[in-house]
RNA sequence: GGACUAGUAGCUCAGUUGGUUAGAGCGCUCCCUUAAUACCGGAGAGGUCGUAGGUUCGAGCCCUAUCUAGUCCG
Numbered sequence: 001g002g003a004c005u006a007g008u009a010g011c012u013c014a015g016u017u018g019g020u021u022a023g024a025g026c027g028c029u030c031c032c033u034u035a036a037u038a039c040c041g042g043a044g045a046g047g048u049c050g051u052a053g054g055u056u057c058g059a060g061c062c063c064u065a066u067c068u069a070g071u072c073c074g
Base pairs, nucleotide, nucleotide: 001073002072003071004070005069006068007067010026011025012024013023019057028044029043030042031041050066051065052064053063054062
């Protein structure tokens, strides 16, 4: 220098052919319970979907550029 893969909540990850509220588990906060803690149960907070543009009535999803990490080629 070139090619490919990945990037979505604090962590690990789903998200179907572009469409009706962006989700799960763990974690965190509060409640419940307990002598107390934990478990169980209930509720809640937490996201500009790596970044910037474009296409579209509509983008996590399609296109372009770019950043980071990894793998391969030279």
About this RNA: This is a predicted structure of a 74-nucleotide RNA (transfer RNA) from a Patescibacteria group bacterium. It matches the Rfam family "tRNA". The family's RNA type in Rfam is transfer RNA. Its mean pLDDT, the model's own confidence on a scale to 100, is 80.